[in-house]
RNA sequence: UAUCCGUUAACGCUGAAUUUUCAAUUGAAAAUCGGGGGAACCACCGGCAUCGAUUCGUUCGAUCGCCAAAUGGGGUGAAUCAGCGACGCCGUAAACCGGUGCCGCAGUAGGGCGACUCUAACGCCCGAAUCCGUCAGCUAACCUCGUAAGCGUCUUUAGAGGGUGAAA
Numbered sequence: 001u002a003u004c005c006g007u008u009a010a011c012g013c014u015g016a017a018u019u020u021u022c023a024a025u026u027g028a029a030a031a032u033c034g035g036g037g038g039a040a041c042c043a044c045c046g047g048c049a050u051c052g053a054u055u056c057g058u059u060c061g062a063u064c065g066c067c068a069a070a071u072g073g074g075g076u077g078a079a080u081c082a083g084c085g086a087c088g089c090c091g092u093a094a095a096c097c098g099g100u101g102c103c104g105c106a107g108u109a110g111g112g113c114g115a116c117u118c119u120a121a122c123g124c125c126c127g128a129a130u131c132c133g134u135c136a137g138c139u140a141a142c143c144u145c146g147u148a149a150g151c152g153u154c155u156u157u158a159g160a161g162g163g164u165g166a167a168a
Stems, first nucleotide, its partner, number of pairs: 011152004018031005033146005042137001046067003049063005072135001073132004081107001083105003087101005110126005116161006
């Protein structure tokens, strides 16, 4: 001098996930920010039957009626969508077919970072996971839940605006 590892402090990043007070043995409360449930109106709502209205067109409305359909449906999140290939399961006795799960390839809706903000360009990344349990549209009042976890980018460029500094 360079590189690597560990610890502490500060700073920064994804994210709603931070702060304060009391207690202090476990913990509790509040603020903040975020999520879910939940009227009217609106929206959604297969067929048949019955009743009513009617502009007389199976047009409109109603039904704790009947049948059918089902590969259930929904939430948090940027994390969706299809294509190709391999493996498995079901339809099935068999599939070249269909559905579905998982892995891989290359994409994609969408999302993040490059250390003030905005715009543009350039560059580097993500494009997961998980929960509810047959149930949920929107939704005022109201009810309810969370306030974790994991990390370390950079003398990127230009314009406009702003901040600090006596000035550079």